[in-house]
RNA sequence: GAGCCCAUGGUCUAGUGGUAUGACAUCUCCUUGACGUGGAGAAGGUCGCCAGUUCGAUUCUGGCUGGGCUCA
Numbered sequence: 001g002a003g004c005c006c007a008u009g010g011u012c013u014a015g016u017g018g019u020a021u022g023a024c025a026u027c028u029c030c031u032u033g034a035c036g037u038g039g040a041g042a043a044g045g046u047c048g049c050c051a052g053u054u055c056g057a058u059u060c061u062g063g064c065u066g067g068g069c070u071c072a
Base pairs, nucleotide, nucleotide: 001071002070003069004068005067006066007065010024011023012022018055026042027041028040029039030038048064049063050062051061052060
């Protein structure tokens, strides 16, 4: 320098045009003599950034940033 892939709560992850799913972690309550386990619930996301298309974008298009793989 060229090509390809990835970016979603603190961490991991599903979703691929119609207000984002689950697990772990955190907090509250119940259970215990206590801790843990178990049960119920809550909070936590401007879906990497900037534009474009669209009635509507996490999803499609372009650019940028960061990361990974391959080639030179």
Molecule: transfer RNA
Organism: Candidatus Nanoarchaeia archaeon